[in-house]
Predicted 3D model of a 1445-nucleotide RNA (small-subunit ribosomal RNA) from an uncultured bacterium. It matches the Rfam family "Bacterial small subunit ribosomal RNA".
């Protein structure tokens, strides 16, 4: 910072989506410590039990209590005793007192902080920055003055009573810093007379007179110095409290200015409403409330009304502007069970206060009563989900006390939650036999992996054990010192120093030690994005999936395993926000075709706005003050081992406010100009408008006349019309409508639009003057008005034209296009409607800037021409105005380009993915149709750019080829037969493959067994073949028995090769073959031709297909290859931003046509000779044929024409051969997932006494049918029958086989030649010559059958070929439709040859005989090139619209 998705590819527009961060979260799967943090986001839901506000006795009066004294009672023990007592005087009891504690009560302070929550609220709540000359303020501070004198109650208690309680009544008695009087008044406040000062209208501040009015409480140690007095308080003293007034501080009240969410499908709200004037009332200002009077005030800059929502500091994101968000901290605001209301008080209209009232819960003895966890724990509800009913007042803080102290669920701390976020650990070091194992594998190996084991170490946390804080500083107290005040002393009172004391957290943090590697790793993911690949299941099933999209047997995407990648005590998921998104575009985005310019104009508000002078300072710019709270943030710097995290300094905190200066720009005032705008004046153009009149030419109908059978209408038709007389035609009427020619990318209009002619109204534009006016302008939300055509409403007209609707027709249907009818409506008044592809799919405006050409158009000026003026001609220059080209530029392109889509400025309007939907619902319009204005749920990943690019495609265009089609000639489809194939059907089985051309006489060049892969029986299991171990030794072969054969049992048979040894008898090893056994394996014509190699088909032997380099485009691409001409051809050539090249063309091969050399057997035979019946038979020859090997020739080379002087065509000479001579072989990139796993070879599955393998018998030859392909014929160009010519090219030894014999023939016997230029197959057949037959189902035609033979083979029954003899079917040229050929071809005729034992009408190949026709390229087919169009790209056998399942 990007990145993936629309295409075959491409740009571009636009969405969707994905990588980051972030969190009061939640689920999942797992989970050693520690530290700081943070934990009900939902029900402001309901709450059981506990705490959460007291506190002073130094304000008072009691109770209770302890001690201590007493008067009293009491009367023990002991002692004494005349036993009667006496004497003693304990314990106990206890008015009363003093000093001590405690406190229900009365008072005084606090319960208005603290603490929770966020309902409600859109507001002066909040935030900011100002006002208050319109206000208060306990306690605390400073300063001044006071603190005087009286007097009556209530409580508490006590008595009596009422009630279940709760909670009272009566009657008595008392105190106070509690209540009421009264006195004083420095100040204070009213009122009246002054004085200064000062501001900001009301006024405010300082000051003098006079009057009036309002205060208080006491308490506590202490002391005797004044006073009383004689040791005390009524004194003195010191705290300490009260009570006035200033005054500060703190803390509140009101109030303005600015900012603070959505919705206009919420446009109009308001009666105390808005203002005065008076009065009340408040701490204060005010309709705050009241009474008269006025009719105002709010609102398009958004009132009212709806929805929602505590504001901010700040928090999350973010380059930033911005977006979202207010949990924790901190400020404010509100609420406290819902609703309401005072009261008290310095402060509430009060969370733990009163009253009503409603809801709920509870308690009741039913008559009453009691309660408010949104304080802290904590319990139920409800939720995806959020803690303990914990210690502790040691710290800091707060109330309350003179103080000790109480109270404190603030607070300080601990518990529980991986909720966050920071830290640490789960070991390190060595260690290669690269160990087992696991996966992978080309089987060689790789890979976990130095990872483990092992060896050497180390202690972090975590266990165990020891010591062990910081946090404490108060307070009191002891000593020791100093101070204030007294008259003074010292108790008191205040400071300082020292000891002492005081810890919830905690025996924690920290240190120490011991032991031991030992107690401590998971989670996601691995097709692209996006860092990580591999086997094995699975088979469009199971599943994944943020988005594209994996998955139909070879899944890197689905599970599982190995292995990897990321993070890590966490890791992923899900859920919101902000990035990316410039995808709401202020920064910082568009509207021609992609969403997007309003149908047009007119004109309010707004918005913006010409030259110039002076002036002013709102906007601007600069400098200064405050303020912008802390906390956060950044920087820096310290503390906790580090770090989160605390702590100090600074910075910023883009902002308000006030000031003070500048005056360029904007804005205000003012003066002025004229260029902008506008008038005036003088022209000329025009289907701009409205109305009235008027003309002709057409259709049409009407009446008369002429005339006769058809009109009319299509592609053809037919419905229509017409004998009642049509159509044509003539004359005369009638009516409506629209204006031919003129006419033209001409003209006017602002747009819709406007066309005959003449008149009258009557709008705007142009041109020329430069005479007036001074910025008067521009754009315009809303609002006014115009607005094609079809509709609508009243009333008129209606020729023609023509929805609807009839009928013909046309089709499968044809509710349509074609016809013949025809109705609203089209015309006209009037009134509505208000939309169109109302398009230049393009808003207006600027004497605005930006190269050119070129023709129209309205008007002007200058020159020429002209005698001269006009007029017409011709140039040249100015304004307007409608076009076309075209540079810069600009655009995705495409294309726009002075009448911009260009470079700028103003202003309006609109867009923000596709559908759904311009529809729904609510609002306004309309008589209605309907129009406006407008949405959601749902769903898709795309939708689009009439944009470009290549293809393909077209019943698009152009040009050009091919027996394509025309023009011939033969044929097929019709007969019967031969074969193939279907398909099917049969069947034990009819094996498998090929399927449009391009499958069907195809694979197969030849199924009686065999071939054979099928079928049914019988048989074998290391195998019918192979490689490799062991063991025996033969095997071939023969011969018997069973058997359909394989085979199976018995016999016989007794050694191959090679080397050693030998005693030469053999033995040893090895090897070949057999046999027998053991497992490796074999073996499959089982599947997959959609896994494949390899061949092969086809388009197509059509001309094409492509590169490098350069250029051009943003690119996909394009150019080269297009184009003009030529040719069989992208063959040549000329032209060109292309210039080369390469694979195809052609040519290089081969045969064929002519010809030379050279070579002469086995061919050949002209001359020369011999020689037959005849014969190149023979000598010979080496001319010819021929053979077969090298040449040679042809190349548009000469000539004439035509072309562009070219390439090239025409035509001509020569020549065997002329224009690639003929003919073959050869087949670009690439198509059909084209064909083959059954030629072969292969990957992956399947199978292993079988799907392998022998074997005998059947089957591939079936048959109601159907189709290619062919043969033979339908006859006389023929049939028979007899005579006689003329090839080529091939094959032969498990072969051709000759001559002669025999058979009517097939054929048999023969064996001669001959491995073939020597023999042999081997007769060539149409031909030709003569003869028969005469138009018939024939002397055609030969199928079918009998009969009787021949040949091959083990074997011709299913099922071979061929003879002869008899039989003698169909068929007399064959519908629709189809095929093949342009020359030695088609037709026609025969003759080899592969396959074979045998079998050919098939195929492959030779030759004999030997044509007809092609004007021509309009049509079919099929190709080829260029352009075109396109929503197609699986590419027209594409896509896609509706309707029904």
């Nucleotide at each position: 910072a990007g990145a993936g998705u629309u295409u075959g590819a491409u740009c571009c527009u636009g969405g969707c989506u994905c990588a980051g961060g972030a969190c009061g979260a939640a689920c999942g799967c797992u989970g050693g410590c520690g530290g700081c943090g943070u934990g009900c986001u939902u029900a402001a839901c309901a709450c059981a039990u506990g705490c959460a506000a007291g506190u002073c006795g130094a304000a008072c009066g009691g109770g209770c209590u302890u001690a201590c004294u007493u008067a009293g009672c009491g009367g023990a023990a002991a002692u004494u005793u005349u036993c009667g007592g006496a004497u003693g005087g304990a314990a106990g009891c206890g008015a009363a007192g003093u000093a001590g504690g405690u406190u229900a009560g009365u008072g005084g302070c606090g319960g208005a902080c603290g603490g929770g929550u966020g309902a409600g609220u859109a507001a002066c709540g909040c935030g900011u920055g100002g006002g208050u000359a319109a206000c208060c303020u306990g306690c605390c501070c400073c300063a001044a003055c006071c603190u005087c004198u009286g007097g009556g109650a209530c409580a508490a208690c006590a008595g009596c009573u009422g009630g279940a309680a709760a909670c009272g009544g009566c009657u008595g008695c008392u105190a106070a810093u509690a209540c009421c009087g009264g006195a004083u008044a420095c100040g204070a406040u009213c009122g009246c007379c002054g004085g200064g000062a000062g501001g900001c209208a009301u006024c405010u501040c300082c000051u003098g007179g006079c009057g009036a009015u309002g205060a208080a409480a006491g308490g506590u140690g202490g002391c005797c110095u004044c006073u009383a007095a004689a040791u005390u308080a009524u004194g003195c003293u010191a705290c300490u409290g009260a009570g006035u007034u200033g005054g500060g501080a703190u803390g509140g009240a009101c109030u303005c200015g600015c900012g603070u969410c959505u919705g206009a499908u919420u446009a109009g709200g308001u009666a105390g409403u808005u203002g005065g004037u008076g009065a009340g009332g408040u701490a204060a200002c005010g309709g705050c409330u009241c009474a008269c009077c006025a009719a105002g005030c709010c609102u398009g800059c958004g009132a009212u009304c709806a929805g929602u929502a505590g504001c901010c500091g700040g928090c999350c994101u973010g380059a930033g502007a911005g977006g979202g968000u207010g949990g924790c901290c901190g400020g404010c605001c509100a609420c406290a069970u819902u609703g309401g209301g005072a009261c008290u008080g310095a402060g509430a209209c009060a969370c733990g206060g009163c009253c009503c009232a409603g809801a709920c819960u509870c308690c009741u003895a039913c008559g009453g009563g009691a309660g408010g966890c949104a304080g802290c724990a904590g319990u139920g509800g409800g939720g995806a989900a959020u803690c303990u009913u914990c210690c502790g007042c040691a710290a800091u803080g707060g109330g309350c006390g003179c103080a000790a102290g109480c109270c404190u669920g603030a607070c300080g701390g601990a518990g529980c939650a991986a909720c966050g976020c920071c830290g640490c650990g789960u070991g390190a070091g060595u260690g290669a036999a690269g160990a087992a194992g696991g996966c992978c594998u080309u089987c060689g190996g790789g890979u976990c992996g130095u990872a483990a084991a092992g060896c050497u170490c180390u202690g972090u946390c975590u266990u165990u054990a020891g010591g062990g804080a910081c946090g404490a500083a108060c307070c009191g107290u002891a000593c020791g010192g100093g101070g204030a005040g007294u008259a003074a002393u010292a108790u008191g009172c205040c400071c300082c120093g020292u000891g002492c004391c005081u810890g919830a957290c905690g025996g924690u943090a920290c240190c120490u030690a011991a032991g031991g590697a030992g107690g401590a790793a998971g989670c996601u993911c691995c097709g692209g994005c996006u860092a990580a690949c591999u086997a094995c299941g699975u088979g469009c099933c199971a599943g994944c999936a943020g988005c594209c999209g994996c998955g139909g047997u070879a899944a890197u995407a689905c599970g599982u395993a190995g292995g990897g990648a990321g993070c890590g005590a966490g890791c992923g998921u899900u859920g919101u926000c902000c990035g990316g998104a410039a995808u709401u575009a202020c920064u910082g985005g568009g509207c021609g075709u992609a969403a997007a310019g309003g149908g047009c104009g007119c004109g309010u508000a707004g918005g913006c706005g010409g030259g110039g002078g002076u002036u002013u300072a709102a906007g601007u710019a600069a400098g200064g003050u405050g303020u912008g709270a802390a906390a956060a943030c950044u920087a820096u710097a310290g503390g906790c081992u580090c770090a989160a995290c605390c702590u100090g300094u600074a910075g910023a905190g883009u902002g308000c406010a006030c000031u003070u200066u500048a005056a360029a720009c904007u804005g205000g005032a003012u003066c002025u100009c004229u260029u902008g705008a506008g008038g005036g004046c003088a022209g000329g153009a025009g289907a701009g408008g409205a109305a009235a009149g008027u003309g002709g030419a057409a259709u049409u109908c009407c009446u008369a006349g002429u005339g006769u059978a058809g009109c009319g209408g299509u592609g053809a038709a037919a419905u229509g019309c017409g004998u009642a007389g049509a159509u044509a035609u003539u004359a005369g009427g009638a009516g409506g409508a629209a204006c031919a020619c003129c006419a033209g990318u001409g003209g006017c209009g602002a747009a819709g639009g406007c066309g005959a002619c003449u008149u009258u109204c009557u709008g705007g534009a142009c041109u020329g003057u430069a005479c007036c006016u001074g910025a008067c302008g521009c754009u315009g939300a809303g609002g006014c008005g115009c607005g094609a055509a079809a509709g609508c409403g009243u009333g008129g007209g209606g020729a023609g034209c023509g929805a609807a609707c009839a009928g013909g027709a046309u089709u499968a249907g044809a509710u349509a296009c074609c016809c013949u009818g025809g109705u609203a409506g089209u015309c006209c008044a009037c009134g509505c409607c208000g939309u169109a592809a109302a398009c230049g799919a393009u808003g207006a405006a600027u004497a605005a800037c930006u190269a050119g050409g070129u023709g129209g158009u309205a008007g002007g000026g200058g020159g020429g021409a002209u005698c001269c003026g006009c007029c017409c001609c011709c140039c040249c220059c100015c304004u307007g105005u409608g076009g076309c080209c075209g540079c810069a530029g600009u655009u995705a392109a495409c294309a726009c380009a002075a009448u911009a889509a260009g470079u700028a400025u103003u202003c309006c309007g609109c867009c923000u993915g596709g559908g759904g939907a311009g529809u729904a619902c609510g609002g306004c319009c309309g008589c209605a149709a309907g129009g406006u204005g407008a949405a959601a749920a749902c769903u898709c990943a795309a939708a689009g750019g009439a944009a470009a690019u290549u293809g393909a495609c077209g019943g698009g265009g152009a040009c050009c080829c091919g027996c394509a089609c025309a023009a011939g000639c033969g044929g097929u489809g019709g007969a019967g037969c031969a074969u193939g194939u279907g398909g099917g059907u049969u069947u034990a089985a009819u094996u498998c493959g090929a399927c449009g051309c391009a499958a069907c006489g195809c694979g197969a060049a030849g199924a009686a067994c065999c071939u054979u892969a099928c079928c049914a029986g019988g048989g074998c299991u290391u195998g019918a073949c192979a490689u490799c171990c062991c063991g025996c030794g033969c095997u071939a072969u023969c011969u018997g028995u069973g058997g359909a054969a394989a085979c199976a049992c018995a016999g016989a048979g007794u050694u191959c090769c090679g080397a050693g040894c030998u005693u030469c008898g053999g033995u040893u090893c090895g090897g070949a073959c057999g046999c027998g056994g053991a497992g490796a394996c074999a073996g499959g014509u089982g599947g997959u031709g959609c896994a494949u190699g390899g061949u092969u088909g086809u388009c197509g032997u059509c001309g094409g297909c492509u590169c490098g380099u350069g250029u051009c485009g943003u690119g996909a691409g394009a150019u080269g290859u297009u184009g003009g001409g030529u040719u069989a051809a992208g063959u040549c050539c000329c032209g060109c931003a292309a210039c080369g090249a390469g694979c195809g063309c052609a040519a290089c091969c081969c045969c064929u046509a002519u010809u030379u050399u050279u070579a002469g057997u086995u061919g050949c035979c002209a001359g020369c000779a011999c020689g037959u019946a005849a014969a190149g038979g023979u000598g010979g020859g080496a001319a010819c044929u021929c053979u077969a090997a090298a040449g040679a020739a042809a190349c548009u080379g000469c000539c004439g024409g035509u072309g562009a002087c070219a390439a090239a065509c025409c035509g001509g000479a020569g020549g065997a051969a002329g224009a690639u001579g003929g003919g073959g072989a050869c087949g670009a990139c690439g198509u059909c997932a084209a064909a083959u796993c059954a030629u072969c070879a292969u990957g992956c599955c399947c199978u292993u006494u079988a799907u392998g393998u022998c074997c005998u018998g059947g089957g591939c030859u079936a048959c109601a049918c159907a189709c290619g392909u062919g043969c033979u014929a339908c006859a006389a160009u023929g049939g028979c029958c007899g005579g006689u010519a003329c090839a080529g090219a091939g094959g032969g030894c498990u072969g051709c086989g000759a001559a002669g014999c025999c058979g009517c023939a097939a054929g048999g016997u023969g064996g001669a030649g001959c491995g073939a230029a020597u023999c042999c197959c081997a007769a060539a057949a149409a031909g030709c010559c003569g003869g028969u037959c005469u138009c018939a189902g024939u002397u055609c035609g030969g199928a079918u059958u009998g009969c009787a033979g021949g040949c091959u083979g083990c074997a011709a029954c299913c099922c071979g070929c061929c003879u002869g003899c008899a039989u003698g079917a169909a068929g007399u040229c064959g519908g629709a439709a189809u095929c093949g050929c342009u020359a030695g071809u088609a037709a026609u005729c025969g003759c080899g040859a592969g396959u074979c034992a045998g079998c050919a009408c098939a195929u492959c190949g030779c030759g004999g005989u030997g044509a007809a026709u092609a004007c021509g390229u309009u049509c079919c087919c099929g190709g080829g090139u260029c352009u075109u169009g396109c929503a197609c790209a699986c590419a027209c056998c594409g896509c896609c619209c509706g309707u029904c399942a």

The sequence is in RNAcentral, with records from ENA, Greengenes and SILVA. Its mean pLDDT, the model's own confidence on a scale to 100, is 82.